[in-house]
Molecule: transfer RNA
Organism: Streptomyces cavernicola
RNA sequence: GCGGACGUAGCUCAGUUGGUAGAGCGCAACCUUGCCAAGGUUGAGGUCGCCAGUUCGAGCCUGGUCGUCCGCU
Numbered sequence: 001g002c003g004g005a006c007g008u009a010g011c012u013c014a015g016u017u018g019g020u021a022g023a024g025c026g027c028a029a030c031c032u033u034g035c036c037a038a039g040g041u042u043g044a045g046g047u048c049g050c051c052a053g054u055u056c057g058a059g060c061c062u063g064g065u066c067g068u069c070c071g072c073u
Stems, first nucleotide, its partner, number of pairs: 001072007010025004019056001027043005049065005
């Protein structure tokens, strides 16, 4: 230098037929208990890496760019 994969909650990931962003773990409050643990209920937390484009509408499609990993030279 060229090609490919990935980037979504604190962590691990789902969501790809374009139509209100989710799960598990973790965190907070409450219930249960004499206490801890376990269990239960509720809740907070995201400008979907960034910038543009297409579209009535983009996590999803297109272009650029940044980062990580892999391969080729």